This is a predicted structure of an 87-nucleotide RNA (c-di-GMP-I riboswitch aptamer) from Paenibacillus wynnii. Taxonomically the source falls in Paenibacillus (Bacteria, Bacilli, Caryophanales, Paenibacillaceae).
[in-house]
């Protein structure tokens, strides 16, 4: 110096829920709030997941099924960047 594990220090992020707002919805944004997280930083490449406006099919109709170019990613794998003293 690097890697792994563990114990610290300084900190960081922010689930559910509530309020407001936005969206067809899933969700997003802001404030409050902390379940947890050593990458719960970044990316969205693969798998999985959520929704179905629009589209397709079925139905006498009501409706139903499928579908992402929408979404999240704090599900798994992957890429990439990173703080810290001791053992």
């Nucleotide at each position: 110096a690097u890697a792994u594990a563990u114990c610290a220090a300084g900190g960081g992020c922010a689930a559910a829920c509530c309020u407001a707002u936005u969206g067809a919805a899933a969700g997003g944004u802001a404030g409050g709030g902390a379940c947890g997280c050593a990458a719960a930083g970044c990316c969205a490449u693969g798998g999985g997941u959520c929704u179905a406006a629009g589209g397709u099919u079925c139905c006498u109709a009501c409706g139903a099924a499928c579908u992402a170019c929408g979404a999240a990613a704090g599900c798994c794998a992957g890429g990439u960047u990173g703080c810290a003293g001791g053992u």